[in-house]
Context: one part of a larger RNA
RNA sequence: GGACGAACGCUGGCGGCGUGCCUAACACAUGCAAGUCGAACGGAGCUGAGAAGCUUGCUUUUUAGCUUAGUGGCGGACGGGUGAGUAAUGCGUGAGCAACCUGCCUGUCAGUGGGGGAUAACUUCCGGAAACGGAUGCUAAUACCGCAUAUGGUACAUAAUCCGCAUGGAUAAGUGUAUGAAAGGAGCAAUCCGCUGAUAGAUGGGCUCACGUCCGAUUAGUUAGUUGGUGAGGUAACGGCUCACCAAGACCGCGAUCGGUAGCCGGGCUGAGAGGCUGAACGGCCACAUUGGGACUGAGACACGGCCCAGACUCCUACGGGAGGCAGCAGUGGGGGAUAUUGCACAAUGGGGGAAACCCUGAUGCAGCAACGCCGCGUGAGGGAUGAAGGUUUUCGGAUUGUAAACCUCUGUCCUUAGUGAAGAACAAAAUGACGGUAACUAAGGAGGAAGCUCCGGCUAACUACGUGCCAGCAGCCGCGGUAAUACGUAGGGAGCGAGCGU
Numbered sequence: 001g002g003a004c005g006a007a008c009g010c011u012g013g014c015g016g017c018g019u020g021c022c023u024a025a026c027a028c029a030u031g032c033a034a035g036u037c038g039a040a041c042g043g044a045g046c047u048g049a050g051a052a053g054c055u056u057g058c059u060u061u062u063u064a065g066c067u068u069a070g071u072g073g074c075g076g077a078c079g080g081g082u083g084a085g086u087a088a089u090g091c092g093u094g095a096g097c098a099a100c101c102u103g104c105c106u107g108u109c110a111g112u113g114g115g116g117g118a119u120a121a122c123u124u125c126c127g128g129a130a131a132c133g134g135a136u137g138c139u140a141a142u143a144c145c146g147c148a149u150a151u152g153g154u155a156c157a158u159a160a161u162c163c164g165c166a167u168g169g170a171u172a173a174g175u176g177u178a179u180g181a182a183a184g185g186a187g188c189a190a191u192c193c194g195c196u197g198a199u200a201g202a203u204g205g206g207c208u209c210a211c212g213u214c215c216g217a218u219u220a221g222u223u224a225g226u227u228g229g230u231g232a233g234g235u236a237a238c239g240g241c242u243c244a245c246c247a248a249g250a251c252c253g254c255g256a257u258c259g260g261u262a263g264c265c266g267g268g269c270u271g272a273g274a275g276g277c278u279g280a281a282c283g284g285c286c287a288c289a290u291u292g293g294g295a296c297u298g299a300g301a302c303a304c305g306g307c308c309c310a311g312a313c314u315c316c317u318a319c320g321g322g323a324g325g326c327a328g329c330a331g332u333g334g335g336g337g338a339u340a341u342u343g344c345a346c347a348a349u350g351g352g353g354g355a356a357a358c359c360c361u362g363a364u365g366c367a368g369c370a371a372c373g374c375c376g377c378g379u380g381a382g383g384g385a386u387g388a389a390g391g392u393u394u395u396c397g398g399a400u401u402g403u404a405a406a407c408c409u410c411u412g413u414c415c416u417u418a419g420u421g422a423a424g425a426a427c428a429a430a431a432u433g434a435c436g437g438u439a440a441c442u443a444a445g446g447a448g449g450a451a452g453c454u455c456c457g458g459c460u461a462a463c464u465a466c467g468u469g470c471c472a473g474c475a476g477c478c479g480c481g482g483u484a485a486u487a488c489g490u491a492g493g494g495a496g497c498g499a500g501c502g503u
Base pairs, nucleotide, nucleotide: 007503008502009501010500013377014376015375016374017373018372019370020369021335026333027332028331030330031329032328035074036073037072040071041070043068044067045066046065047064048063049062050061051060052059053058054057081288082287083286090213091212092211093210094209095208096207097206100205101204105201106200107199108198109197110196111195113147115145116144122137124135125134126133127132153179154178155177156176157175158174160171161170162169163168184193185192186191214260215259216258221251222250223249226248227247228246229245230244231243232242233241263285264284265283266282267278268277269276270275290311291310292309293308294307313324314323315322316321341367343366344365345364349363350361351360352359353358380410381409382408383407390401391400392399393398414449415445416444417443418442419441420440424435452497453496454495455494456493457478458477459476463492464491465490466489467488473480474479
């Protein structure tokens, strides 16, 4: 000199765009943050209309609409947060899988036949303070389970051709045996949305390899599922991934093991570069969700707002037993030098569900707070000498503050008031804006409402007076201060930067 997610002191007019718990991965009151589908299903409730019965205002029944607890489907594995752990099951770059999976989406081929038994809701009863649970009876489905069918799928056997990279791979391939599917809904209908098997793609993932990836040798040896083999199990898949048996290997001075520290990268800051430091915001990957463990469901999780167990903590309790998890958005306490609103809206973009209307969305879009940062603008412009008054200083002549002020002539950025008033809104049209009566424009008003901070001995731009008297104090280094201090304090003047300036 540059930089910052900064803080502190003094000061503070406006706008745009960004940024804002770096500490306790400490504990959390309250509200919200993941639902949706009645065009899968049977009920229940409400409203309307019609019909029948009559006890004339009720019962039964048909039908239409609305609401929905439950069964069922899809989504809660995305989006959002945090960086505790992790020095390699991670990340980055480049390869490989002839060892793999992939819901929704797209293309293609084929199919969707015929049956069955339950169960929630509901009724009745019971237990419990509650959370909730048990029994009986009834019922539906795109819920569940057999059967048929099988081009192609899978397993086995067998022949052929072609190819490769060792194990091997391919063929819409041939033959045989065995085996494996399905669901309906809406509509007058056409048809649409679904369902099942297969195949190709796309997307997303899984696994493997090479190289790179901090410090310590005052850490030198480490390792028994350890290293390899055979066989088996398991997985979507290879593999000691797991197990039985066999062998005795495997890593290490090119640093194993151990200890410390740490999420990694694109990037960021700096530097002429080489390099050094760093990983806030934005984007990619990983890991985690009170601590530890576990699986279930599912295309996908060993699952932040799912389940089970154990621990700590908090709460309720009728003491028998239950409930909870902000490292989501706000917010609270605490810690700290220090970091914001318990805001508005789904109008836009995107996501989930739905045929759609639409619903949900603290993602997101906006607003609020903070000079926290960057950028821009303003606090007036021109004229104005008697060089006014006042201040300071003086050798008492003057010098300086200083065109500075007054005064004259203007302007209206910002400001105030009033009026007009967006774009962002897409789809044939209409309707639809949180921001917001915001931005912008027009008119009027009036220089009015808007300047400070640090420094002035040298480094380093900027000097005098008074006070003080090694005191009080200053100080980044050198060093100032003991009676003439340009170095302390105050004043005048000056220098620098400027809504900032210093530390």
Molecule: small-subunit ribosomal RNA, 5' domain
Organism: uncultured Clostridia bacterium